Predicted 3D model of a 75-nucleotide RNA (transfer RNA) from a Clostridia bacterium. The prediction has a mean pLDDT of 83. Its Rfam family is "tRNA". Lineage of the source: Bacteria > Bacillati > Bacillota > Clostridia.
RNA sequence: GGGCGGUUAGUUCAGAGGUAGAACGCCUCGUUGACACCGAGGAGGUCAGAGGUCCGAUUCCUCUAUCGCCCACCA
Numbered sequence: 001g002g003g004c005g006g007u008u009a010g011u012u013c014a015g016a017g018g019u020a021g022a023a024c025g026c027c028u029c030g031u032u033g034a035c036a037c038c039g040a041g042g043a044g045g046u047c048a049g050a051g052g053u054c055c056g057a058u059u060c061c062u063c064u065a066u067c068g069c070c071c072a073c074c075a
Stems, first nucleotide, its partner, number of pairs: 001071007010024004018055001026042005048064005
């Protein structure tokens, strides 16, 4: 330098045009002598950034950033 893939909650990941979700973690309550387990409820997101298409974009297109893999080049 070329190609491909990833970026969504604290973490691991779903969601592929029409109200952003799950598990684990965290908080509160119940339960217990207490803790754990279990049950109920809750908080937590500019969906990496910018632009475009569209009535409508997490989703499609372009660019940028960043992470990973492969190839090429140099030494």